[in-house]
Context: one part of a larger RNA
Molecule: small-subunit ribosomal RNA, 5' domain
Organism: uncultured prokaryote
RNA sequence: GAUUGAACGCUGGCGGCAGGCCUAACACAUGCAAGUCGAACGGUAACAGCUCUAGCUUGCUAGAGGCUGACGAGUGGCGGACGGGUGAGUAACGCGUAGGAACCUACCAUAGAGAGGGGGACAACCAUUGGAAACGAUGGCUAAUACCGCAUAUGUUCUACGGAUGAAAGCAGGGGAUCUUCGGACCUUGCGCUAUUGGAUGAGCCUGCGUUAGAUUAGCUUGUUGGUGAGGUAAUGGCCUACCAAGGCGACGAUCUAUAGCUGUUCUGAGAGGAAGAUCAGCCACACUGGGACUGAGACACGGCCCAGACUCCUACGGGAGGCAGCAGUGGGGAAUAUUGGACAAUGGGGGCAACCCUGAUCCAGCAAUACCGCGUGUGUGAAGAAGGCCUGAGGGUUGUAAAGCACUUUCAGCGAGGAGGAAGGCCUUAAGGUUAAUACCCCUGUGUCUUGACGUUAACUAUACAAGAAGCACCGGCUAACUCCGUGCCAGCAGCCGCGGUAAUACGGAGGGUGCAAGCGUUAAUC
Numbered sequence: 001g002a003u004u005g006a007a008c009g010c011u012g013g014c015g016g017c018a019g020g021c022c023u024a025a026c027a028c029a030u031g032c033a034a035g036u037c038g039a040a041c042g043g044u045a046a047c048a049g050c051u052c053u054a055g056c057u058u059g060c061u062a063g064a065g066g067c068u069g070a071c072g073a074g075u076g077g078c079g080g081a082c083g084g085g086u087g088a089g090u091a092a093c094g095c096g097u098a099g100g101a102a103c104c105u106a107c108c109a110u111a112g113a114g115a116g117g118g119g120g121a122c123a124a125c126c127a128u129u130g131g132a133a134a135c136g137a138u139g140g141c142u143a144a145u146a147c148c149g150c151a152u153a154u155g156u157u158c159u160a161c162g163g164a165u166g167a168a169a170g171c172a173g174g175g176g177a178u179c180u181u182c183g184g185a186c187c188u189u190g191c192g193c194u195a196u197u198g199g200a201u202g203a204g205c206c207u208g209c210g211u212u213a214g215a216u217u218a219g220c221u222u223g224u225u226g227g228u229g230a231g232g233u234a235a236u237g238g239c240c241u242a243c244c245a246a247g248g249c250g251a252c253g254a255u256c257u258a259u260a261g262c263u264g265u266u267c268u269g270a271g272a273g274g275a276a277g278a279u280c281a282g283c284c285a286c287a288c289u290g291g292g293a294c295u296g297a298g299a300c301a302c303g304g305c306c307c308a309g310a311c312u313c314c315u316a317c318g319g320g321a322g323g324c325a326g327c328a329g330u331g332g333g334g335a336a337u338a339u340u341g342g343a344c345a346a347u348g349g350g351g352g353c354a355a356c357c358c359u360g361a362u363c364c365a366g367c368a369a370u371a372c373c374g375c376g377u378g379u380g381u382g383a384a385g386a387a388g389g390c391c392u393g394a395g396g397g398u399u400g401u402a403a404a405g406c407a408c409u410u411u412c413a414g415c416g417a418g419g420a421g422g423a424a425g426g427c428c429u430u431a432a433g434g435u436u437a438a439u440a441c442c443c444c445u446g447u448g449u450c451u452u453g454a455c456g457u458u459a460a461c462u463a464u465a466c467a468a469g470a471a472g473c474a475c476c477g478g479c480u481a482a483c484u485c486c487g488u489g490c491c492a493g494c495a496g497c498c499g500c501g502g503u504a505a506u507a508c509g510g511a512g513g514g515u516g517c518a519a520g521c522g523u524u525a526a527u528c
Base pairs, nucleotide, nucleotide: 001528002527003526004525006524007523008522009521010520013375014374015373016372018370020367021333026331027330028329030328031327032326035078036077037076040075041074043071044070047069048068049067050065051064052063053062054061055060056059085286086285087284094211095210096209097208098207099206100205104202108199111196113194114193116150118148119147125140126139127138128137129136130135157164158163170191171190172189173188174187175186178185179184212258213257214256219249220248221247224246225245226244227243228242229241231239261283262282263281264280265276266275267274268273288309289308290307291306292305311322312321313320314319339365341364342363343362347361348359349358350357351356378408379407380406381405388399389398390397391396412469414464416462422455425451426450428448430446431445433443434442472517473516474515475514476513477498478497479496483512484511485510486509487508493500494499
C1' cells in the first nucleotide's frame, strides 16, 4: 500500500447493489417448513345445493335422502432419497484430474408385442370391550388401478439346446347404427397397465497421478497377502465363510500422533509464489449420541421405523411423548452477526387429465454505514478587509470573500397528481388443421371477451414550496502533508520506531491556526 463475513471509539443526509453466529455439531417455548390425487376405491363426518316429511311464527326449525358440488377419516397410487441446513467426523479413491469394466436406473422420450378368464381377503363401518393417556383387543360386513392363482409369451431369464420359466387394470369424455336385464355392451379419444428393445438422465464400483505437519512416531499386519470351493450383491472383489499356502506394507516415510471437509475460486503480488476455502457453484459427510435393518427404482432415510444411552416433558406410577446443523424466534456462549414479516405474482419443484392445491425452495419487504458504487449538504457576487477570537515588535497580522448583505438555483429529502415493466398464462367463445364412422369429445395453431402483481404509497416522469432539513474524524518533532500561544514542570501524560516531559515543550493538556480524508474517520485484529 492492498484486502476483510470483521469488532471497538467518535460522528452520521439519501439511494443502488451485495453480504450478515467466524464462538457452543450448546439446550430449545411457539408457529410454519411435504404433500397431493374423488378421472383408482368403498363411502358421507362437516359445508353448500336439490328433493321429501313434520311443526308452524309463511320462511325458518327439526328430521330423512350420496341425487349433485364437494369432502373429514380410511384403502390405494405417486412424492416424502428432491429442495433446504451444517462442517462434527474424514489425511481417505474423500476430493481434483485422466481413464476403466463386472453393473442398476422410477418419472421422460423410441420401437414393436400384449392387455383373456377367475378367486379369496383386509381397512373404513357396525357390535362388544381394555387403557389416565398414547394407543389398542375380539367378532361380523364390504370395494378397488390393493392381493393371489389360471391362460397366453413378440421378446426376457435359465439351459444339458431337448426344453423349462415368468405379466397385466382399469378410469374418464363423446357417440351414428345394432343388441340390451336399461346398468350398459359396442365404437372411438385421452390418461393409465404388462413384459421387452435400444436411448437419455441419475447412481454404484475399480485404477494411474496429485492432495497438511511431526522420525523427540521405525517397524506395522492374521481376513492380514494370495489361491480353490460354497455364499452374498444390481455388479467386481477376503465382501463373507471353509480349507490350503505364508505372504503383504515400509526411510520414494509404513504404522502412530496432531490438525483439517475437498475443489472451481478468493485475497495479495510485476511475476514466481504466499495466504484463505464466508457468499455463489460442483462433490463428500452428518442429522440429539451409538447401532440396526424395513419399505422402495433409489435411503440404511434431517421434519420414517426399531433397540440402547444422555437430556427434557406428561402420568391416574401401570406407562407414554420429543429431537430447529429447515425459516423466523428464545436462553446461553461471545468483541460480534438481523424479522416469531408478505406472497406463491414470477422462476423452479411435488401431486393431479385439468382447474387447482402444497412449497420459510424462491421472489420480495424489514433491521444495522457491514462492504462497494453514486449523489447531496448550495451557486454567483460581495472589502467597511465589519464584529468577535487568536497572535503581536502594539504599527499591525490572521481567521477571511469566510460571514453579513445582494442576486440566483432546487438535485436529494418533503407534500400532491397521474403512472410503465416484471404477465407468460387461465376460464369462456369461435375459425382452420389433426384424430375419428362422426360436424361429438379431445389435441394443436389462431380470433374475440373477461381475468391473474407479494413487492407497491414501485421505477421513471411531472406539479409545488423553501437555502430551506443534511459534516465529521484523525493528525500537525522526524519518518509524514501541516505552527504558534497558554497551562504543566521527569509530575500529569504521550508513544508505530527513534524518542518527548526535570520553568521559555512546534512531541503532554487546552486554545487559535493549519494538513489529510470525508458520510465517514481513526484504532485493534488478520493475510499478502